About this RNA:
Predicted 3D model of a 478-nucleotide part of an RNA (small-subunit ribosomal RNA, 3' major domain) from a Desulfuromonadales bacterium.
[in-house]
Context: one part of a larger RNA
């Protein structure tokens, strides 16, 4: 100087408390451990691994296993030789395919045209290719974490023999090393804040594909008309403790008030200092070293990653009446669409099929929002709750749904009556609850990312638990 203390003081955080809803019990989904297996590819392991890499394993992916092939190789550059058409398309035979083999179609470009050059394929030789092989404890890059915590440092000066100290401590204050005052310090940098995006109010410009107050018109903003309003997207205004009162050291600031759409950082996001964990990643990529080179490379078929006495994590659905079922009826936002989204119509109980208007989209489509509201029914039961499991019949995607897809219909109708010890999230348009869309994607979502609808309760307080900041103290620790 740090680190640590079941030392002290001050302060903060959904840290506790006060509340609301869960997890832990059930069934299923998914990840992991374990076990099994020819293989169940690999990585991730307290917080900070476990719906994680994977924004989507039937083949492919795929790295694993079994079997069948290849060896200058699936891919790149160079050298030599051959063919001039090669590429490409069709075809015969063997084969699971890879591959080997057969026949046909197809028949180059430029030029100083003796021919050369380019281009392509095949064969050969070696230089080499190739490796998701090892080492994240050799590395770059990227990322997690403490933590959006308020800290981390430097120059000069001063003090100290020195390590170092001071500044950065102290008195107030703040979300903040934020600001003020004081002070052997005076300044400065990286952080904080602001500048960026979005949302909340108003003005203005513009008015189609958007809108409709007034006037006609219609089944309908449908059409004429209009651009007021909504909205869209450009430009501006607005909030600064600016004003008033009080408290305070005449300060910084705090408390209350006015005006205001908004008030003291208005809400949300992006943004992550010096560093810590030899944290994670050699399997995104790059890369040193080591290793393999008729194999640890490469091609193909089939299988596996989907196994199942069990254990754990994360979720979905429930156990019902604030509910289930049936009928009627209302209101979103944000997205996606030409290899695509697909309306009206017809067929099917349905998944879906036939067909194709319109749309390269504020125009058309996906598209029905659902909880909600109105009416009816069920009457507390393992039930008209719950839907697992199983049998049968189908639909769709795709060469192909056996291992191993999703969905539909009929039948079946399991566990489950609110969950032990323990444990998690959340402070407001939040929790809870209800649907909607997107990426990936042929197909496949209870996951992920986004969107809106309805919309709470509670916070006395900081004694305690956990984590963190500052000062101080002790130390057989570094």
């Nucleotide at each position: 100087u740090g680190a640590c203390g079941g030392g002290g003081g001050c302060c903060c955080g959904c840290a506790c408390a006060a509340g609301c809803g869960g997890u832990g019990g059930a069934g299923c989904a998914u990840g992991u451990g374990g076990u099994u297996u020819a293989a169940u590819u690999c990585g991730a392991c307290g917080c900070a691994a476990c719906g994680c890499g994977a924004a989507g394993a039937a083949c492919c992916u795929u790295a694993c296993c079994u079997g069948g092939g290849c060896u200058u190789g699936a891919c790149a550059u160079c050298c030599c030789g051959a063919u001039c058409g090669u590429a490409c398309c069709u075809u015969u035979u063997g084969g699971a395919a890879a591959c080997a083999u057969u026949a046909g179609g197809g028949u180059c470009a430029g030029c100083u045209u003796g021919g050369c050059u380019g281009g392509a394929u095949c064969g050969g030789u070696g230089a080499c290719a190739g490796g998701u092989g090892c080492u994240g404890c050799a590395u770059g890059g990227c990322u997690g974490u403490c933590g959006u915590c308020a800290g981390c440092u430097c120059g000069u000066g001063u003090c100290g023999u020195g390590a170092g100290a001071u500044g950065u401590u102290g008195g107030g204050u703040u979300a903040a090393g934020u600001c003020c005052c004081g002070c052997a310090a005076c300044g400065a940098g990286c952080g904080c804040a602001a500048c960026c995006c979005u949302u909340g109010u108003c003005c203005u410009u513009a008015g189609u594909u958007g809108c409709c107050a007034u006037c006609a018109u219609u089944a309908a903003g449908u059409u004429g008309g209009g651009c007021a309003c909504u909205c869209u997207a450009g430009g501006g205004a607005g909030a600064c403790u600016g004003c008033c009162g009080g408290u305070g050291u005449u300060a910084a600031a705090c408390c209350g008030g006015a005006g205001g759409a908004a008030g003291g950082u208005g809400g949300g996001g992006a943004c992550g200092a010096c560093g810590u964990c030899a944290a994670g990643u050699c399997a995104u990529c790059a890369u040193g070293g080591c290793c393999c080179u008729u194999a640890u490379g490469u091609c193909c078929a089939g299988g596996g990653c989907u196994a199942c006495a069990c254990a754990c994590g994360u979720g979905c659905u429930a156990c019902a009446a604030u509910g289930g079922c049936c009928g009627g009826u209302a209101c979103a936002a944000a997205g996606g669409g030409u290899u695509g989204c697909a309306a009206u119509a017809c067929c099917g109980c349905g998944a879906g099929g036939u067909g194709g208007a319109g749309c390269u989209a504020a125009u058309c489509c996906c598209a029905a929002a659902a909880a909600g509201c109105c009416g009816g029914u069920c009457u507390c039961a393992g039930u008209u709750c719950g839907g697992a499991u199983u049998g049968g019949a189908g639909u769709c995607u795709g060469c192909a749904a056996c291992u191993c897809g999703a969905c539909u219909c009929c039948a079946u109708g399991a566990a489950g009556u609110u969950g032990g010890a323990a444990u998690c999230g959340c402070u407001a348009g939040u929790a809870a609850u209800c649907g909607u869309g997107g990426a990936u994607c042929a197909g496949c979502a209870u996951g992920c990312c986004a969107c809106g609808g309805u919309g709470a309760a509670u916070a006395c307080g900081u004694u305690c638990c956990c984590g963190g900041g500052c000062c101080u103290u002790g130390u057989a620790c570094a």

Rfam family: Bacterial small subunit ribosomal RNA. Rfam links the family to the GO terms ribosome and structural constituent of ribosome.
The sequence was found in a public genome assembly.
Model confidence (mean pLDDT): 83 of 100.